About this RNA
This is a predicted structure of a 72-nucleotide RNA (transfer RNA) from a Candidatus Doudnabacteria bacterium. Model confidence (mean pLDDT): 81 of 100. It matches the Rfam family "tRNA". Lineage of the source: Bacteria > Bacteria candidate phyla > Candidatus Doudnaibacteriota.
[in-house]
RNA sequence: GCGACUAUGGUAUAAUGGUUAUUACGCUGCUCUGUGGAAGCGGAAAUACGGGUUCAAUUCCCGUUAGUCGCC
Numbered sequence: 001g002c003g004a005c006u007a008u009g010g011u012a013u014a015a016u017g018g019u020u021a022u023u024a025c026g027c028u029g030c031u032c033u034g035u036g037g038a039a040g041c042g043g044a045a046a047u048a049c050g051g052g053u054u055c056a057a058u059u060c061c062c063g064u065u066a067g068u069c070g071c072c
């Protein structure tokens, strides 16, 4: 330099164009408990960035950035 793949709460993940973006761990409030933990009921927190297509984009297209792999 060329090609392929990946990017979603703090972490790991689901979502084949359509309801308020899923779940687990973590964080946090309450209940429970002599205390802590566990358990139960709640809460906050995410689509890498910039454009395009579409009535509607996490999803499709283009570019950028970062990472991984391969070729030279």
Stems, first nucleotide, its partner, number of pairs: 001071007010025003018055001027043005048064005